This is a predicted structure of a 97-nucleotide RNA (Bacterial small signal recognition particle RNA) from a Solirubrobacteraceae bacterium.
Taxonomically the source falls in Solirubrobacteraceae (Bacteria, Actinomycetota, Thermoleophilia, Solirubrobacterales).
């Protein structure tokens, strides 16, 4: 010097792994959210009408679960592949001087 291996290191991919978000479950408004509105007010000569307090439902914000699914981000996690050795190392044949 050429050949091949193997470890670095870069990128590229898969998966695990952590973190956020989203789906889903439940909770969740004395009054400043709806609905419905007992009593009880209010307006009517009367028939009726109006407003609407609790109570009851539903649900925003926001709390808590859920990691089965879907999505982003991460890295001295593992796995595979391309490239690198004239700009990392290290082993083997091997050829020259």
């Nucleotide at each position: 010097g050429g050949c091949u291996c193997a470890a670095g290191c870069c990128c590229c991919g898969c998966g695990a792994c952590g973190c956020c978000g989203g789906u889903u479950c439940g909770c969740u408004a004395a009054c400043c959210a709806g609905g419905u509105c007992a009593g009880g007010u209010c307006c009517g000569a009367g028939a009726g009408g109006a407003a609407g307090c609790a109570g009851c439902c539903u649900c925003c914000c926001g709390c808590g679960g859920u990691c089965u699914c879907c999505g982003g981000c991460g890295g001295g996690c593992g796995c595979g592949g391309u490239g690198u050795c004239g700009u990392u190392u290290g082993a083997g044949c091997u050829g020259g001087a």

It matches the Rfam family "Bacterial small signal recognition particle RNA". Rfam classes the family as a non-coding RNA gene. It was read from a public genome assembly, where an Rfam model found it.